[in-house]
RNA sequence: UGGGGUAUCGCCAAGUGGUAAGGCAACCGGCUCUGACCCGGUCAUUCGUAAGUUCGAAUCUUACUACCCCAG
Numbered sequence: 001u002g003g004g005g006u007a008u009c010g011c012c013a014a015g016u017g018g019u020a021a022g023g024c025a026a027c028c029g030g031c032u033c034u035g036a037c038c039c040g041g042u043c044a045u046u047c048g049u050a051a052g053u054u055c056g057a058a059u060c061u062u063a064c065u066a067c068c069c070c071a072g
Stems, first nucleotide, its partner, number of pairs: 001071007010024003018055001026042005048064005
C1' cells in the first nucleotide's frame, strides 16, 4: 500500500428494512437469624464515528476510526 474480517448493555451474544431476544453480572424486593441458593422485578432516546438512501436503518450505500488475518 492492496484485499478480507470484526465492532450491538459492564461481559458474552441473537437480530440482514417495521423500531434491539437471551445468558452472566449489577440494582430493588421476597424467602432466610444473616449470607448463599431459589423466586419476582428493573436494566441499550445514541447498535464504532460521520454522511447518504428510505415513510421507516443495528440491518442497504459511501467515507473514516480501532483491532485481527492474508498478500506485497